Model confidence (mean pLDDT): 81 of 100. Predicted 3D model of a 460-nucleotide part of an RNA (small-subunit ribosomal RNA, 3' major domain) from an uncultured bacterium. Its Rfam family is "Bacterial small subunit ribosomal RNA". Its family is annotated with structural constituent of ribosome and ribosome in the Gene Ontology.
[in-house]
Context: one part of a larger RNA
RNA sequence: UGACGGGGACCCGCACAAGCGGUGGAGCGUGUUCUUUAAUUCGAAGGUAAGCGAAGAACCUUACCAGGGUUUGACAUCCUGCGAAGGUCUCCGAAAGGAGACUGUGCCUUCCAGAGCGCAGUGACAGGUGAUGCAUGGCCGUCUUCAGCUCGUGUCGUGAGAUGUUUGGUUAAGUCCAUCAACGAGCGCAACCCUUAUACUUAGUUGGAUUUCUCUAGGUAGACUGCCCCGGUAACGGGGAGGAAGGAGGGGAUGAUGUCAGGUCAGUAUUUCCCUUACACCCUGGGCUAGAAACACGCUACAAUGGCCGGUACAAAGGGCAGCCAAGUCGCGAGACGGAGCAAAUCCCAUCAAAGCCGGUCCCAGUUCGGAUAGGAGGCUGAAACUCGCCUCCUUGAAGUCGGAAUCGCUAGUAACGGUAGGUCAGCACACUACCGUGAUACACUCCCGGGUGUGCACA
Numbered sequence: 001u002g003a004c005g006g007g008g009a010c011c012c013g014c015a016c017a018a019g020c021g022g023u024g025g026a027g028c029g030u031g032u033u034c035u036u037u038a039a040u041u042c043g044a045a046g047g048u049a050a051g052c053g054a055a056g057a058a059c060c061u062u063a064c065c066a067g068g069g070u071u072u073g074a075c076a077u078c079c080u081g082c083g084a085a086g087g088u089c090u091c092c093g094a095a096a097g098g099a100g101a102c103u104g105u106g107c108c109u110u111c112c113a114g115a116g117c118g119c120a121g122u123g124a125c126a127g128g129u130g131a132u133g134c135a136u137g138g139c140c141g142u143c144u145u146c147a148g149c150u151c152g153u154g155u156c157g158u159g160a161g162a163u164g165u166u167u168g169g170u171u172a173a174g175u176c177c178a179u180c181a182a183c184g185a186g187c188g189c190a191a192c193c194c195u196u197a198u199a200c201u202u203a204g205u206u207g208g209a210u211u212u213c214u215c216u217a218g219g220u221a222g223a224c225u226g227c228c229c230c231g232g233u234a235a236c237g238g239g240g241a242g243g244a245a246g247g248a249g250g251g252g253a254u255g256a257u258g259u260c261a262g263g264u265c266a267g268u269a270u271u272u273c274c275c276u277u278a279c280a281c282c283c284u285g286g287g288c289u290a291g292a293a294a295c296a297c298g299c300u301a302c303a304a305u306g307g308c309c310g311g312u313a314c315a316a317a318g319g320g321c322a323g324c325c326a327a328g329u330c331g332c333g334a335g336a337c338g339g340a341g342c343a344a345a346u347c348c349c350a351u352c353a354a355a356g357c358c359g360g361u362c363c364c365a366g367u368u369c370g371g372a373u374a375g376g377a378g379g380c381u382g383a384a385a386c387u388c389g390c391c392u393c394c395u396u397g398a399a400g401u402c403g404g405a406a407u408c409g410c411u412a413g414u415a416a417c418g419g420u421a422g423g424u425c426a427g428c429a430c431a432c433u434a435c436c437g438u439g440a441u442a443c444a445c446u447c448c449c450g451g452g453u454g455u456g457c458a459c460a
Stems, first nucleotide, its partner, number of pairs: 001460002007455001009453005015446001019410005026300008034291002042053002064286007073125001077124002079121005086103007107114001127275002130273002136269001138264003141260001143258001148187006154163003167178003193252004198221007208213001224246001227240005302403001306362007318349003323342002328337003369400001374395007416438007
């Protein structure tokens, strides 16, 4: 000087406690391990891997396997020769590809050539999702939005270093104040940025029935402990008024120095090594979807605060031309026919919603709960749904009666519950990312966990 302790002191955090809702039991979905397999491609591994890379594996993707093929190559630059390019047809083949026939003479031009494209050849080279993330860049995770990490000069110490950064208060904060051999400064903190809550103002089309208003897009104001009381040297703390909003108003973006040889060579870049008729490339089919078992994250439930039936009310935010698709008609339905409108505050998805409210029924049961599984019949996308898609209808109706030890999230428009939209996408969402609706319980302490500060002692 550090790190460490089942040393002591202080402070903080949904860390505990107080509560609410879950997970762990069931069925299913997804991911992983293991096993199996011709292959079940690869990576991620406590926290910081496991609905993760993947914002969507039928072919493609695709990197894996089997088989069929190609070898200057699917792609780039250069050289030589021939030919415009291109088009049509025949045969073999699962396709890729191979073999052949016919047609066609363009642009530019100084009539040598040239541009572009195709074929053949030659080698320089291409190519590699082959290895190394312990050779790297870049980017990211984590401690952590924690309050820390440093420097210049001075001073102290033989020196490593110390001081400043400690101490007393205070704060969300190394935030600020006071003190002090320190005085200043930098990266962090905060503020400046976006959004939301209020008012005013400008402009309003295509938005609701109207100048008001609602709404949309800009601009401005407003909050600063400014005012009052109390405590305090001060910083600041407690209370109050006014106010839409009060002491950081709510949310976001923003992540210091460093740590984990953390993650990524499969996003790209890149060192070195390796392959070069193959570890490269093309195609068809298969696999990534297997299944004794285990784990992780979800969905649906076990019902009466409920299920079913009928009636009825109220959103926000989005997307749309190879698109969204109205009215109308047909169908129990998925959907089909149809064709209006809309490059969209106009039209459509979309009556824009469901929980909600009103009425009826069920009467505590493995049920009018629950919907797995299975049989049949259909629809849609797409060359193509067998392996292996989604949806509808009829029938079938499994486990499950609230879950052991243990464990997770959450402090306000939050948790929980309810639906809506979007990206990916031909099709496929219980995932992800947004949006609104209904809307709680708890408010005290430092025992556990993690972090910070300073301190004495074993250790280096």